This is a predicted structure of a 74-nucleotide RNA (transfer RNA) from Candidatus Aquitaenariimonas noxiae.
NCBI's taxonomy places the organism under Bacteria, Pseudomonadati, Candidatus Omnitrophota, Candidatus Aquitaenariimonas.
The sequence was found in a public genome assembly.

Formats: sequence, C1' cells, structure tokens
RNA sequence: GGGCACUUAGCUCAGUUGGUUAGAGCGUGUGCCUCACAUGCACAAGGUCGGAGGUUCGAGCCCUCUAGUGCCCA
Repeated sequence: GGGCACUUAGCUCAGUUGGUUAGAGCGUGUGCCUCACAUGCACAAGGUCGGAGGUUCGAGCCCUCUAGUGCCCA
C1' cells in the first nucleotide's frame, strides 16, 4: 500500500426485507427472603447504535467520508 470482518448498555452479544416502543444474558442498585451471607424472586437505573454527512415520509439497517480493533496479501 491492497483486501476482508467487526464497532449497539459496565462486559458478551441479538436486532431478518428500512416501519409502531432499541432488546437479551451477565453485572450494578433497591426491596423481599435469611440471625447473617449465598441462592432465589420482584422492580429499577444505565444507550444520542464509533464519528460526520447524505438518501428517505421514516435509518441500528442503505450510500459516502472518517476513526479504531482483528485477520490475510504484498
């Protein structure tokens, strides 16, 4: 220098062909339970979907540019 993949909650990841509210597990907090802890149960908080721009009535999803990570080629 060229190619491919990935980037969504604190962590690991879903999200189908663009369509009503952006989700799960783990973790965290609160309450219940217990003498207490753990387990279990219930509830809650936490996101401008890496960044910018564009297309569209409508974008996590499509297009362009850009940043980062990993792999391959030279």